Notes
The RNA shown here (transfer RNA) has 58 nucleotides and comes from Podarcis lilfordi. RNAcentral holds the sequence, with entries from Rfam. Model confidence (mean pLDDT): 81 of 100. The organism belongs to Podarcis, within Eukaryota.

RNA sequence: UAGCUCAAUUGGUAGAGCAUAAGACUUGUAAUCUCAGGGUUGUGGGUUCGAACCUCAC
Numbered sequence: 001u002a003g004c005u006c007a008a009u010u011g012g013u014a015g016a017g018c019a020u021a022a023g024a025c026u027u028g029u030a031a032u033c034u035c036a037g038g039g040u041u042g043u044g045g046g047u048u049c050g051a052a053c054c055u056c057a058c
Base pairs, nucleotide, nucleotide: 003018004017005016006015012049020036022034023033024032042058043057044056045055046054
């Protein structure tokens, strides 16, 4: 660091829970189950084949 709370081991494909949308189930709601969307990791530079990770400024 996703709308919120937090992961990400030694620098190597950015993830989870909750929430949200859709579907299943239900007379209906809730609950439960399935599935989907959502991020340039505070901003701007530097190093590196490669940066959430090292480094500088704010």